[in-house]
RNA sequence: GAAAAAGGCAAACCGGCUGAAAGGCCGCGACGCAAAGCGAUGGGUCCUGAGUUUUUGGGAUCGCCACGCUACCGAA
Numbered sequence: 001g002a003a004a005a006a007g008g009c010a011a012a013c014c015g016g017c018u019g020a021a022a023g024g025c026c027g028c029g030a031c032g033c034a035a036a037g038c039g040a041u042g043g044g045u046c047c048u049g050a051g052u053u054u055u056u057g058g059g060a061u062c063g064c065c066a067c068g069c070u071a072c073c074g075a076a
Base pairs, nucleotide, nucleotide: 001073008033009032014027015026016025017024018023031063037069038068039067041066042065043064044061045060046059047058048057049056050055
């Protein structure tokens, strides 16, 4: 992050499994993605328990934002 090249990932819907839920996994399928690779580190949002107007514990979401680490090509 321009032109290409080699590629990669895979939204929603639908089906199955799983979970209290949010959600996750697999298959189909492609909305899109230059990190839509990895990490729940800081926020945000969602679920849930306690608490009661002050908060706090657990879970989830990296394809919400930021940050950290790594990676293909290579013009200004």
About this RNA
Model confidence (mean pLDDT): 84 of 100. The RNA shown here (c-di-GMP-I riboswitch aptamer) has 76 nucleotides and comes from a soil metagenome. The model forms 95% of the base pairs in the Rfam consensus.